[in-house]
RNA sequence: GCUCGACAAAGGCUAACUCGUGGAAACACGGGGGCGCAAAGCCCAGGGCCUAACCCCGGCGGCUCAAACCGCCGUGCAUGGCAGCCUCGCUUCCGAA
Numbered sequence: 001g002c003u004c005g006a007c008a009a010a011g012g013c014u015a016a017c018u019c020g021u022g023g024a025a026a027c028a029c030g031g032g033g034g035c036g037c038a039a040a041g042c043c044c045a046g047g048g049c050c051u052a053a054c055c056c057c058g059g060c061g062g063c064u065c066a067a068a069c070c071g072c073c074g075u076g077c078a079u080g081g082c083a084g085c086c087u088c089g090c091u092u093c094c095g096a097a
Base pairs, nucleotide, nucleotide: 004095005094012037013036017032018031019030020029021028022027035084041090042089045087046086047085048082049081050080055076057074058073059072060071061070062069
């Protein structure tokens, strides 16, 4: 240095739930909490999963001579998320076997 990971030492992170804030939502951030984690540190590039605001399409309604437009509902869609789902990439504390 690489691999590896102990009922070691010192420390670290923090699931569910909950409070606050942001967001259309998924979810994120901060406080409490602690199921777990040896990369549960960083990164959405590939896959997977979650959401569907905008937009597209369809239906209904309003307005109208008719459209355009507006509202509601439904389908689709990531440009939004998840690194504590997996892989790639980057960094890294300690040292028994």
The RNA shown here (c-di-GMP-I riboswitch aptamer) has 97 nucleotides and comes from an Armatimonadota bacterium.
Its mean pLDDT, the model's own confidence on a scale to 100, is 86.
It matches the Rfam family "c-di-GMP-I riboswitch aptamer". Its family is annotated with cyclic-di-GMP binding in the Gene Ontology.
Lineage of the source: Bacteria > Bacillati > Armatimonadota.